[in-house]
This is a predicted structure of a 73-nucleotide RNA (transfer RNA) from an Eggerthellaceae bacterium.

RNA sequence: GGGGAUGUAGCUCAGUUGGGAGAGCGCAGCGUUCGCAAUGCUGAGGCCGUGGGUUCGAACCCCAUCAUCUCCA
Numbered sequence: 001g002g003g004g005a006u007g008u009a010g011c012u013c014a015g016u017u018g019g020g021a022g023a024g025c026g027c028a029g030c031g032u033u034c035g036c037a038a039u040g041c042u043g044a045g046g047c048c049g050u051g052g053g054u055u056c057g058a059a060c061c062c063c064a065u066c067a068u069c070u071c072c073a
Stems, first nucleotide, its partner, number of pairs: 001072007010025004019056001027043005049065005
């Protein structure tokens, strides 16, 4: 320098053909217990790496760019 993959909640990830942003763990509160753990219920937390474009509508399609991993030289 060229090719490919990944980027979504604090962490690990789903979201497959454009229209509701989600799960598990973790966190907070309440119940249970003498107390802790475990367990049950409720809740907070992300405008989807960034910037543009297409579209009535974009996490999803297109372009550029950044970061990480990887292959070739």
Background: Model confidence (mean pLDDT): 81 of 100.